[in-house]
A computed fold for a 102-nucleotide RNA from a K189A clade bacterium, annotated as TPP riboswitch aptamer (THI element). Model confidence (mean pLDDT): 75 of 100. Its Rfam family is "TPP riboswitch aptamer (THI element)". Rfam links the family to the GO term thiamine pyrophosphate binding. The sequence was found by an Rfam model in a public genome assembly.

RNA sequence: GGUCCGCCUAAGGGGAGGCCUAGCGCCUGAGACGUCUUUAGUGACGGACCCUUCGAACCUGAUCCGGUUAGUACCGGCGUAGGAAUAGGAACAACAACCUCU
Repeated sequence: GGUCCGCCUAAGGGGAGGCCUAGCGCCUGAGACGUCUUUAGUGACGGACCCUUCGAACCUGAUCCGGUUAGUACCGGCGUAGGAAUAGGAACAACAACCUCU
């Protein structure tokens, strides 16, 4: 010095679990909601929430491994693993982070 972070608009991606004494029950979380449909979140729609390449939102590995708990993917590992969805605008640009130069 630049990018970015913060704000706004539009677009897109995603999850809808587990346990038990099975009930105005409990646990974690940002989020486990409502309606229709189905044997079943099975599929669809809507709302909320999170994430969009500086991507741990989310999926695979995984009927994985160790720990905790009354019991549970509850915590950690796995993970410098493999995948995974974007553009623009106004104003301003402090710290941190990254890139470049001296």